[in-house]
Context: one part of a larger RNA
RNA sequence: GGAUGAACGCUAGCGGCAGGCCUAAUACAUGCAAGUCGAGGGGCAGCGCGGUAGCAAUACUGGCGGCGACCGGCGCACGGGUGCGUAACGCGUAUGGAACCUACCCAUUACUGGGGGAUAGCCCGGAGAAAUUCGGAUUAAUACCCCAUGGUAUCGAUGAGAAGCAUUUCUUAUUGAUUAAAGAUUUAUCGGUAAUGGAUGGCCAUGCGUAUGAUUAGCUAGUUGGCGGGGUAACGGCCCACCAAGGCGAUGAUCAUUAGGGGGUCUGAGAGGAUGAUCCCCCACACUGGUACUGAGAUACGGACCAGACUCCUACGGGAGGCAGCAGUAGGGAAUAUUGGUCAAUGGGCGAGAGCCUGAACCAGCCAUGCCGCGUGCAGGAAGAAGGCCCUCUGGGUUGUAAACUGCUUUUGACAGGGGCCAAAAUAUCCAUGCGUGGAGAAUUGAGAGUACCUGUAGAAUAAGCACCGGCUAACUCCGUGCCAGCAGCCGCGGUAAUACGGAGGGUGCAAGCGUUGUCC
Numbered sequence: 001g002g003a004u005g006a007a008c009g010c011u012a013g014c015g016g017c018a019g020g021c022c023u024a025a026u027a028c029a030u031g032c033a034a035g036u037c038g039a040g041g042g043g044c045a046g047c048g049c050g051g052u053a054g055c056a057a058u059a060c061u062g063g064c065g066g067c068g069a070c071c072g073g074c075g076c077a078c079g080g081g082u083g084c085g086u087a088a089c090g091c092g093u094a095u096g097g098a099a100c101c102u103a104c105c106c107a108u109u110a111c112u113g114g115g116g117g118a119u120a121g122c123c124c125g126g127a128g129a130a131a132u133u134c135g136g137a138u139u140a141a142u143a144c145c146c147c148a149u150g151g152u153a154u155c156g157a158u159g160a161g162a163a164g165c166a167u168u169u170c171u172u173a174u175u176g177a178u179u180a181a182a183g184a185u186u187u188a189u190c191g192g193u194a195a196u197g198g199a200u201g202g203c204c205a206u207g208c209g210u211a212u213g214a215u216u217a218g219c220u221a222g223u224u225g226g227c228g229g230g231g232u233a234a235c236g237g238c239c240c241a242c243c244a245a246g247g248c249g250a251u252g253a254u255c256a257u258u259a260g261g262g263g264g265u266c267u268g269a270g271a272g273g274a275u276g277a278u279c280c281c282c283c284a285c286a287c288u289g290g291u292a293c294u295g296a297g298a299u300a301c302g303g304a305c306c307a308g309a310c311u312c313c314u315a316c317g318g319g320a321g322g323c324a325g326c327a328g329u330a331g332g333g334a335a336u337a338u339u340g341g342u343c344a345a346u347g348g349g350c351g352a353g354a355g356c357c358u359g360a361a362c363c364a365g366c367c368a369u370g371c372c373g374c375g376u377g378c379a380g381g382a383a384g385a386a387g388g389c390c391c392u393c394u395g396g397g398u399u400g401u402a403a404a405c406u407g408c409u410u411u412u413g414a415c416a417g418g419g420g421c422c423a424a425a426a427u428a429u430c431c432a433u434g435c436g437u438g439g440a441g442a443a444u445u446g447a448g449a450g451u452a453c454c455u456g457u458a459g460a461a462u463a464a465g466c467a468c469c470g471g472c473u474a475a476c477u478c479c480g481u482g483c484c485a486g487c488a489g490c491c492g493c494g495g496u497a498a499u500a501c502g503g504a505g506g507g508u509g510c511a512a513g514c515g516u517u518g519u520c521c
Base pairs, nucleotide, nucleotide: 001521002520003519004518006517007516008515009514010513013374014373015372016371017370018369019367020366021332026330027329028328030327031326032325035074036073037072040071041070043067044066047065048064049063050061051060052059053058081285082284083283090210091209092208093207094206095205096204097203100202101201105198106197107196108195109194110193111192112191113147114146115145116144123136124135125134126133127132153178154177155176156175157174158173159172160171161170162169163168183190184189211257212256213255218248219247220246223245224244225243226242228240229239230238260282261281262280263279264275265274266273267272287308288307289306290305291304310321311320312319313318338364340363341362342361346360347358348357349356350355377408378407379406380405387399388398389397390396391395414457415456416455417454418453422448429440430439431438432437465510466509467508468507469506470491471490472489476505477504478503479502480501486493487492
């Protein structure tokens, strides 16, 4: 000098864009953050409509719109948070998988036949303070099960051909065994099953790179390898039985300490050094530890079970909970924001759709935390006014064109009027179309926000501080003090003429900021 997720002191007009618990992965009151589908189902608690009875109150009625709870499907593995752990194939980069999986999506092919038994809900009854739970009767499905059919699926046998990279792989023919399906409906479609290929996402393996310490020198028994099995989507001591005795290490094993990694960021001419906030990719975690279930996918933040610590409820028998989601609270701290608005846009989930949900997102609020921009007027004006300060003191110098005064302007602020882009459409409707799809004209939808922006009105009106002035280092005098009080980044100032302390006048630098402190280069 540059930089900063900064803090502190003094000061403060506005706007745009960004950023905002670096500390206690401490504990959490309250609200919200993941639902959706009635075009899968039985049904009907509540609401509206209709109907029946009734003078009315009201009662009954799933008939219609719709729909709580329930069964079922899809989603909840995304999105959002944090950086505890991890020195590791975790990450980065480059390869390999002849050792693998992939819901939804796309393309192609084939199929979608027959039957059965339950169960939730509803109803009846019971236990319990509650959380919840038990028994009986009865009922449906795109829930579950059985049979049939079936393939380029899986497993096996036989034959032929091709290829390679060792185990082998691929193609093809014959044959045997095993395994499928679901319907809805407005009749136009949407679904379901099997198979192949693609796309997307993931999994595994390997080369190289990836902090410090030798005042850590030896470490290792599933350890290293083999054979056989189990397990997995898949290879593998991943696990197991048996056999062998190996494997790693001064090219630093093991141990200890520290740490999420990268793209990047800061600095620097570069090499390098430091760093890993915001944004993007990957990883890990979800009160602590462990375990599996469901599922295409989890060993699952707002799922389950067990154990533990903590908090809460209790009728003392027993139960409930997990903000490292968004706000917010307490605590810690030098220190870090609102218990806000909207789904209008973008995106996500479900749905045929309308739509519903979305603290993702988009916006608004707070904070000079940073960067950038603008303003606090402009021109003229010498009696060089008054006042202040200084001096060699009838006077001179300086503050200083500064003020007054005259003219002008109105950024900004105030008031008034107008007033967007973001809205493209998609969807829906109609027409054409076998399906994709194409076409048509009209309508609806804005949180931000009557904001941005534009125009007008009056009026210099509403707006400057902070640090420094001995040298380094731009900027000097007077007074006070008298090794005192104090200053100080270094050298050093102060003991009676202090440009170094304190005040004043003047000056210098930067400027809505200026200084100080911390940290990095």
Overview: The part of an RNA shown here (small-subunit ribosomal RNA, 5' domain) has 521 nucleotides and comes from a metagenome. Its Rfam family is "Bacterial small subunit ribosomal RNA". Rfam links the family to the GO terms structural constituent of ribosome and ribosome. Its mean pLDDT, the model's own confidence on a scale to 100, is 81.